RNA sequence: GUAGUUCGUUAGACGACCGCUUGCCAUAAAACAGCAAGAGGAAAGUCCGGGCAGCAUAGGAUAAUGGCAGUUGUUAACGGCAACCGGGGGUGACCCUAGGGAAAGUGCCACAGAAACAAAACCGCCUCUUCGGAGGUAAGGGUGAAAUGAGUGGGGUAAGAGCCCACAGCGUCAUAUGGUGACAUAUGGAGAAGGUAAACCCUGCCUGCUGCAAGGAGGUCAACAUUAAGAGCGAUCCGUUCGUUGACCGCUACCCGCUUGAUCCUACGAGCAAUCGUGGGGCUAGAUAGAUGGUCGUCCUCGACAAAACCCGGCUUAUAGGCGGACUACCUAA
Numbered sequence: 001g002u003a004g005u006u007c008g009u010u011a012g013a014c015g016a017c018c019g020c021u022u023g024c025c026a027u028a029a030a031a032c033a034g035c036a037a038g039a040g041g042a043a044a045g046u047c048c049g050g051g052c053a054g055c056a057u058a059g060g061a062u063a064a065u066g067g068c069a070g071u072u073g074u075u076a077a078c079g080g081c082a083a084c085c086g087g088g089g090g091u092g093a094c095c096c097u098a099g100g101g102a103a104a105g106u107g108c109c110a111c112a113g114a115a116a117c118a119a120a121a122c123c124g125c126c127u128c129u130u131c132g133g134a135g136g137u138a139a140g141g142g143u144g145a146a147a148u149g150a151g152u153g154g155g156g157u158a159a160g161a162g163c164c165c166a167c168a169g170c171g172u173c174a175u176a177u178g179g180u181g182a183c184a185u186a187u188g189g190a191g192a193a194g195g196u197a198a199a200c201c202c203u204g205c206c207u208g209c210u211g212c213a214a215g216g217a218g219g220u221c222a223a224c225a226u227u228a229a230g231a232g233c234g235a236u237c238c239g240u241u242c243g244u245u246g247a248c249c250g251c252u253a254c255c256c257g258c259u260u261g262a263u264c265c266u267a268c269g270a271g272c273a274a275u276c277g278u279g280g281g282g283c284u285a286g287a288u289a290g291a292u293g294g295u296c297g298u299c300c301u302c303g304a305c306a307a308a309a310c311c312c313g314g315c316u317u318a319u320a321g322g323c324g325g326a327c328u329a330c331c332u333a334a
Base pairs, nucleotide, nucleotide: 001330002329003328004327005326006325007324008323009322010321012299013298014297015296016295017294018293020038021037022036023035024034040305044316045315047314048313049312050311051310052211053210054209055208059238060237061236062235066206067205068204069203070084071083072082073081074080085099086097087096088095089094100202101201105200106199107196108195109194117149122141123140124137125136126135127134128133151167152166153165154164155163170191172189173188174187175186176185177184178183215256216255218249219248220247221246222245223244224243230242231241232240233239263282264281265280266279267278268277269276270275300303
């Protein structure tokens, strides 16, 4: 210099004027004025996990349903994240991974093909033959995504074949060594019947339902029913709670929940990292028809995707341009 990998960051700037929401001033309450604050990295999809709320305080046992699936760690929790192991790709930085079990059982394997998995011979090869065929053979050919499933060489045979042997390979078991572990390496034993679990299924672990339109309020009277029936705790059992119906009154969307929170910024420390600890500092939208906007001026590289609605941790998806860190390959020069 060219090409590339990866992590992070930013999301036009400044000024003036006019508006809107909330807080303070601020009082029993309110208006005007004044002061202060006022969308995002995804606020989105609502896919997962939690807080919070109600259902009983959400309980016990069993089952169902649904989910998850290498190991260790991390966390409030997770199906997230981090590091590592195994497998795959790349010259490399690095990237991808739906990664328990196929000798528990069942199912399925289109077309083609003789045959799609214990039953088999289409061509070929060998033997016999009454010349029609019969038998042996899974080395070779052909079909197919996949063909009996351990390659090469030798022996062996009528022809063949792990049928036998040597070496190499495979998974599995045992032992040793290293590692917390997944696992790796070495040695030895026995071994050889395909694939599919994102098919049923088996194993292990987790799992109550409904969502802020959650929820914050019920009272009086009458009638009927009397310990059984029924109902609630969305399966069953245990356990536990409750009378049912009607009329009238109250509440009518103000107010609370609502934003101080597993919070944010920063320094130091522990850790490879995710993350955690300690100190210091900050308060940063809270509407309920729903504010966060409009006009003008100056400048530039002319500005993407898009906007809260109970809150938080993730994931996924959308996104113009700019900036920064680390690293890789090749070329050139010193």

Bacterial RNase P class A, 334 nucleotides, folded computationally. Its Rfam family is "Bacterial RNase P class A". Gene Ontology terms of the family: dimeric ribonuclease P complex, tRNA processing and ribonuclease P activity. Rfam's curators write: Ribonuclease P (RNase P) is a ubiquitous endoribonuclease, found in archaea, bacteria and eukarya as well as chloroplasts and mitochondria. The family's RNA type in Rfam is ribozyme. Its mean pLDDT, the model's own confidence on a scale to 100, is 77. Of the family's consensus pairs, 96% are formed in the model. The sequence was found by an Rfam model in a public genome assembly.